[in-house]
Context: one part of a larger RNA
RNA sequence: GAUGAACGCUAGCUACAGGCUUAACACAUGCAAGUCGAGGGGUAACGUGAGGAAAGCUUGCUUUCCUUGACGACGACCGGCGCACGGGUGAGUAACGCGUAUCCAACCUGCCCAUAACUAAGGGAUAACCGGUAGAAAUGCCGCCUAAUACCUUAUGUGGUCUCUCGAGGACAUCUGAGUGAGACUAAAGAUUGAUCGGUUAUGGAUGGGGAUGCGUCUGAUUAGCUUGUUGGCGGGGUAACGGCCCACCAAGGCGACGAUCAGUAGGGGUUCUGAGAGGAAGGUCCCCCACAUUGGAACUGAGACACGGUCCAAACUCCUACGGGAGGCAGCAGUGAGGAAUAUUGGUCAAUGGGCGGAAGCCUGAACCAGCCAAGUAGCGUGAGGGAUGACUGCCCUAUGGGUUGUAAACCUCUUUUAUUCGGGAACAAAGUGAGGGACGUGUCCCUUUUUGCGUGUACCGUUUGAAUAAGGACCGGCUAAUUCCGUGCCAGCAGCCGCGGUAAUACGGAAGGUCCGGGCGUUAUCC
Numbered sequence: 001g002a003u004g005a006a007c008g009c010u011a012g013c014u015a016c017a018g019g020c021u022u023a024a025c026a027c028a029u030g031c032a033a034g035u036c037g038a039g040g041g042g043u044a045a046c047g048u049g050a051g052g053a054a055a056g057c058u059u060g061c062u063u064u065c066c067u068u069g070a071c072g073a074c075g076a077c078c079g080g081c082g083c084a085c086g087g088g089u090g091a092g093u094a095a096c097g098c099g100u101a102u103c104c105a106a107c108c109u110g111c112c113c114a115u116a117a118c119u120a121a122g123g124g125a126u127a128a129c130c131g132g133u134a135g136a137a138a139u140g141c142c143g144c145c146u147a148a149u150a151c152c153u154u155a156u157g158u159g160g161u162c163u164c165u166c167g168a169g170g171a172c173a174u175c176u177g178a179g180u181g182a183g184a185c186u187a188a189a190g191a192u193u194g195a196u197c198g199g200u201u202a203u204g205g206a207u208g209g210g211g212a213u214g215c216g217u218c219u220g221a222u223u224a225g226c227u228u229g230u231u232g233g234c235g236g237g238g239u240a241a242c243g244g245c246c247c248a249c250c251a252a253g254g255c256g257a258c259g260a261u262c263a264g265u266a267g268g269g270g271u272u273c274u275g276a277g278a279g280g281a282a283g284g285u286c287c288c289c290c291a292c293a294u295u296g297g298a299a300c301u302g303a304g305a306c307a308c309g310g311u312c313c314a315a316a317c318u319c320c321u322a323c324g325g326g327a328g329g330c331a332g333c334a335g336u337g338a339g340g341a342a343u344a345u346u347g348g349u350c351a352a353u354g355g356g357c358g359g360a361a362g363c364c365u366g367a368a369c370c371a372g373c374c375a376a377g378u379a380g381c382g383u384g385a386g387g388g389a390u391g392a393c394u395g396c397c398c399u400a401u402g403g404g405u406u407g408u409a410a411a412c413c414u415c416u417u418u419u420a421u422u423c424g425g426g427a428a429c430a431a432a433g434u435g436a437g438g439g440a441c442g443u444g445u446c447c448c449u450u451u452u453u454g455c456g457u458g459u460a461c462c463g464u465u466u467g468a469a470u471a472a473g474g475a476c477c478g479g480c481u482a483a484u485u486c487c488g489u490g491c492c493a494g495c496a497g498c499c500g501c502g503g504u505a506a507u508a509c510g511g512a513a514g515g516u517c518c519g520g521g522c523g524u525u526a527u528c529c
Base pairs, nucleotide, nucleotide: 001528002527003526005525006524007523008522009521012381013380014379015378016377018374019373020339025337026336027335029334030333031332034081035080036079039078040077042074043073046072047071048070049068050067051066052065053064054063055062056061057060088292089291090290097217098216099215100214101213102212103211104210107209108208112205113204114203115202116201117200118199119198120154121153122152123151130143131142132141133140134139159186160185161184162183163182164181166179169176170175190197191196218264219263220262225255226254227253230252231251232250233249235247236246237245267289268288269287270286271282272281273280274279294315295314296313297312298311317328318327319326320325345371347370348369349368353367354365355364356363357362384415385414386413387412395406397404398403420466423463424462425461429456432453433452435450436449437448438447439446440445441444473518474517475516476515477514478499479498480497484513485512486511487510488509494501495500
C1' cells in the first nucleotide's frame, strides 16, 4: 500500500460499487418455463346470443332454472416449438481442461438469410370423452367412438444418395474430382378473417458446435522406472467425423533424468494487488472457456443433452402409508436450521433491455430493472463564517505563588442556510411499441396524424419557511515515530510490534491536564507485496 474481511469504540447525509471466503451440509413454504384455438377433437369453468319453463309483479321488464359450442374464449387432452438458453456453484480435473497459434481434402448445424424446384392421391389407428373395473394413495387396466400440421402407404423427382461406366483438371500422397451415360432408392401439411402464415427437397451463407496439432500451464526424487488395448500395422464395426474409440489377427513395441509413473495441491484465462522495474502474490464481483447438479451408473427424445427444476437403475437420507406400496432432491430467487470471527428481504414490476411461444394482440420470465438491510469499500458534502482581549470571571491543570496554560476559545456584534425542517411545484428513463385513421413506394416495408403503455415515484430535482438552529470521534505522546507535565502505584498492579519499562521523584503502568496524528471514521487482528 491492499482486502469479498472480522473485532473494539464512535457515527449526520448523498451517490456508485459490493455482501456464506466455513458444511458441493440438510432443507419447511412460495415463486424461478412456458406458449400456440391462425394445427386438432372437443366444452370442465367464465361471459354472450338463441330457444323453453317457472316466479315476481309495474303486462313487458326483472330474477331463477333447463337446453343449445351458435359466438368470445378455454381447464384437461392429442399435436408443434421451447424446455440443451437464461440463472447457480467450483466438488472433480495437472488435462488439448485452459491460453495462444495453426489445421479439418476427416465433420454437424433447429430457428435465420439467399437461390432453384415442388406442395399430388389415399389409408389405418389413438388420446381426450363415454362405459366398466383395481388401488388408501401414487397410478393403472379393459371395452367402445373420434380428429389433426400426429402416424403410415403410393405417385412425381427440380434435385439428393448409392452402384457401374467414361473422365478435363489438381495433389508429395492414402487420393480428390468439374462433367457424361445407365440403374436402384428417396419428399411434402395444411390453416385462414383471402391480407398472409406455413410444409418438402437441394445448394450456398451466417451463427453455434465437434475434432486434431505446436508451444505455455503448481510442488515433491525422502516417488526411478512405467505400460498389455499397452505402441504400431492389416481388415472390419461404430460415429456427424478422424482415431485402439471398439473388435479379430499380426508384429513387439511405446513413455522416461529435457523428470515418465506415483503422491500432494488446484477449475483455467482476461484481469486484480504490490513493485521504479524485473518480479512476487491472488483468481471474490464483471466478461470468456470448462466441469458439476444428493452419490454412482445408463441410455431415450431431439438440430443440439447423456439433460439443475426430464426418464430408468443402484446407494444414502427425508417424508406419506390402509404395510400391499409410493413421493422427494434450493451448487435458481427469497427464506430456515447447522457450521462459523463472519456475509442481506420468505419485497415490487415486466415500464425499459433481453429471452421463449404466437400472424398479432398478448402470455410467461426471482433473467433483468428497481426497492429493502449492512460504514463492508470508494468518492462527495456538512457539523458554520467574519469580527471580537481587560488575553474577562469561574473551574480544571501547572507553578519559582509573581504568574502561566486551556484561549479568539467563550460571551458579544454582523452574516450565511449546504444539510435539517415547513409548504408548494415537479421530471428524464417511451429513442420505441400498441390500437385506429391516412399516405408513399408497390405486397411488406416506410412515413404522417391521433390514441394508449411508467414498477421505481409525487422519487430525483427546483423553489420556499424557520433558525446556528439537527450533526465528532478514535488512537497515540521512552526510541524507532509527530506529540510532556503532575498525581497514584512501588518488580505489585500492569504495559509491550522490537529494544524494553515498573523494586518511592516512572515523559514507558493507571488517572488528569496539555499536546500530536487521522477524521465520519479511528484503532486492533488476519493475509499478500
Molecule: small-subunit ribosomal RNA, 5' domain
Organism: uncultured Prevotellaceae bacterium